[in-house]
Context: one part of a larger RNA
Molecule: large-subunit ribosomal RNA, domain IV
Organism: Parcubacteria group bacterium LiPW_41
């Protein structure tokens, strides 16, 4: 010096990102009393908080043992007189309803799941999944069933927009592949015929064929028409105006598919920003309550509340303490020296 412990004057969180760690009354685990807000009436709650606990003895009650009530007395620092383990309490926000699950070995959470809600698909040889297939699961189930997506208890609710994208329905028209049919053109075979002395050339008919070219026919799809947002998504500007000022119920104008409704709001979202006001403190970039020009909130990527719950997270208090002012001493061990 380090590790693990113990004690500490006065103060008591001044420490620190943060009461981290430690300490502590008390509880789990006696008896009696007492117990708030809020609430989903179950809870909250063993809330909080207070008193008693040993021995001797009189009386009374019950049912002998024994127990209880009441009175008196006694002793000790201490009467659940032991030991071991575990473990503070209160107030107020955020998030998530809850119990649960998770990154085996840096993250346990506000993440996942969840019951509930909602949408889509599926009529059974179901949809869907695995498999080349046979087949299997779904299911020895049958729409109160099964599969998939989203949201996430409960309460109050869930606004506008179908223009874009997606999905569903539709079929009049447009466009549209291969195949098939049929022309033109090229190549080539056969036959007939004409011209020519010949070489050869022309015409007609009939076959085959082509990476050439036109036409006809030709489905879904797309274009198109409707519907659909608890589908993907999107939810505006500018200018002016009231008997102080300020502001603008109001007016004008432009755009849009529609022009953000109810709520909430400096928020887990606010840049400016330590916004402004109020509270708490002697002093508060955090916190609580309000305000609202919301840089860039907002309604199942749910909005706003919410009792209970949480090894979650923010703020405050009581108690308590070596966390600190500010360090000191002691114990055991390591380090160091000798062997």
């Nucleotide at each position: 010096u380090c590790u693990u412990c113990g004690u500490u004057a006065a103060g008591g969180a001044a420490c620190u990102c943060g009461g981290c760690a430690a300490a502590a009354a008390a509880g789990c685990u006696a008896g009696g009393c007492g117990u708030a807000a809020c609430u989903u009436a179950g809870g909250g709650a063993u809330a909080a908080g207070c008193c008693u606990u040993c021995c001797c003895u009189g009386c009374c009650a019950u049912u002998u043992c024994a127990u209880g009530g009441u009175g008196g007395g006694g002793c000790g620092c201490a009467g659940c007189g032991a030991a071991a383990g575990u473990u503070u309490c209160u107030u107020u926000g955020g998030c998530g309803a809850c119990u649960g699950u998770u990154u085996a070995a840096c993250a346990a959470a506000a993440a996942c799941a969840c019951a509930g809600c909602u949408c889509c698909c599926u009529g059974c040889g179901a949809a869907c999944u695995c498999g080349u297939a046979a087949g299997a699961g779904g299911a020895u189930g049958u729409a109160u069933a099964g599969g998939g997506g989203g949201u996430g208890a409960c309460g109050c609710c869930u606004g506008a927009c179908c223009g874009a994208u997606g999905c569903g329905a539709g079929a009049a028209g447009g466009u549209u592949a291969a195949c098939g049919u049929u022309g033109g053109g090229g190549g080539u075979g056969a036959a007939u015929u004409c011209c020519g002395c010949a070489a050869g050339g022309g015409a007609u008919u009939u076959g085959c064929u082509c990476a050439c070219u036109g036409a006809c026919c030709g489905a879904a799809g797309c274009c198109c028409u409707c519907g659909u947002c608890a589908a993907u998504g999107u939810c505006c500007g500018c200018g002016g105006u009231a008997a102080c000022u300020a502001u603008a119920a109001c007016c004008g104008u432009g755009u849009u598919a529609a022009a953000g409704u109810a709520g909430c709001g400096c928020a887990a979202u606010u840049c400016c920003u330590u916004u402004u006001c109020g509270g708490g403190u002697a002093a508060g970039u955090u916190c609580c309550g309000a305000a609202g020009c919301g840089c860039a909130u907002g309604a199942a990527a749910g909005g706003c509340g919410u009792a209970a719950c949480g090894a979650c997270u923010g703020a405050a208090g009581a108690a308590c303490u070596g966390u600190c002012u500010c360090a000191a001493c002691g114990a055991a061990g390591a380090g160091c020296c000798c062997g």